[in-house]
Model confidence (mean pLDDT): 76 of 100. This is a predicted structure of a 264-nucleotide RNA (Bacterial large signal recognition particle RNA) from a Clostridiales bacterium.
RNA sequence: CUGCACUAGUCGGGGAGCUAGCGGUGCCCUGUACCUGCAAUCCGCUACAGCAGGGAUGAACUCCCGCCCCCGGAGGUACGAUGUGCUGUCUGACCGUGGUAAGUGGCGAUGACGUUCCGGUCUUGCGCAACAGCAGCCCGUGAACCAUGUCAGGCGGGGAACCGAGCAGCAUUAAGCGGGUGUCGCUGUGUGCCGCGAGGGCGCCGGGACUGAGUUAACUGCCCCGGUAACGGGCAUAUCGUAGUUUCAAAGGCGGGUGUGCAG
Numbered sequence: 001c002u003g004c005a006c007u008a009g010u011c012g013g014g015g016a017g018c019u020a021g022c023g024g025u026g027c028c029c030u031g032u033a034c035c036u037g038c039a040a041u042c043c044g045c046u047a048c049a050g051c052a053g054g055g056a057u058g059a060a061c062u063c064c065c066g067c068c069c070c071c072g073g074a075g076g077u078a079c080g081a082u083g084u085g086c087u088g089u090c091u092g093a094c095c096g097u098g099g100u101a102a103g104u105g106g107c108g109a110u111g112a113c114g115u116u117c118c119g120g121u122c123u124u125g126c127g128c129a130a131c132a133g134c135a136g137c138c139c140g141u142g143a144a145c146c147a148u149g150u151c152a153g154g155c156g157g158g159g160a161a162c163c164g165a166g167c168a169g170c171a172u173u174a175a176g177c178g179g180g181u182g183u184c185g186c187u188g189u190g191u192g193c194c195g196c197g198a199g200g201g202c203g204c205c206g207g208g209a210c211u212g213a214g215u216u217a218a219c220u221g222c223c224c225c226g227g228u229a230a231c232g233g234g235c236a237u238a239u240c241g242u243a244g245u246u247u248c249a250a251a252g253g254c255g256g257g258u259g260u261g262c263a264g
Base pairs, nucleotide, nucleotide: 001264002263003262004261005260006259009057010056011055012030013029014028015027020046021045022044023043024042034054035053036052037051038050063257064256065255066254067253068252072248073247074246075245077243078242079241080240081239082238083237084236085235086234087233090232092231093228094227095226096225098223099222100221102220103219104218105216106215107214114210115209116208117207118206119205120204121203122199123198124197125196126195127194128192129191130189131188132187133186134185136181137180138179139178140177141176147172148171149170150169155164156163157162
C1' cells in the first nucleotide's frame, strides 16, 4: 500500500421548563437523519448518565476536538412606554367641616355693630268670618190599577125623570227626580289671623330710644382637622421597545486528530 473480517463510533441536534443532577416523552427553533415497548397527579438512569430488545453502517466524505459565522433562546444593566396591585403617614391634587380677615365684593353718618323696649313669626282656647255640605223655600216634572176631584164612552138599576159603581182623559197632589235660591237655622275644617286670652321666647323679621364707625364672610388667599385611590407621585410586579453586555446554541465553513486481527 492492497484485500478480507472485527470493534470503537454513528444512525439528528439545540433552547426554555421540570429535575439534587443527567436524559427522554410534551412545548419551541433548526433540519430530514432506523424499528418496537415505557413515560407529566411522569419514565429511566447516577456523573461515563435515557432504560430494554432488534436492525443498518462501520476506520471513512463517519466520528472526536478547536476556531469562525449564525437561525433561535436565556440572564442582567440603563432609558422609555403600557397594564395591574398597594399607598391619604405624599398631604402634589381633589372634596368637606371649622377658623382667620390679606385682597375683591355687599351693607353703613338717609346711622354699621352693640344695648334696651315693644310687636310679629311659634303653641293653644274662645269668638267671628270664609269655604264646603245639609235643612228650608221657589219652579218644573211626576201615580194604568192598590191618591183625590171631575168623570165622556160603556155598564148596572128604574116605566120615566133620574140614580149608582167606575175605566180612559183632564186637573191637583204624595213618594221620587231635575233646576234655582239658600235670609233666619244646622254640621264640619291644620280656610284666616279679624278680635280677645293664656303660654313660649334659641333664632329670624319689623318699629322706637341711646351710642357713634365699622361690619359681613359670598368669592380669592391663608391655617387646623377629617376624608377620597380620579389624576400626578412613590413602591412592587408583568409585558413591550431601544442601546450595549454576558451566556447557550442548530445548520454551515475551516483546521487538526482518529483503531484491532489475518494474508499478500
NCBI's taxonomy places the organism under Bacteria, Bacillati, Bacillota, Clostridia, Eubacteriales.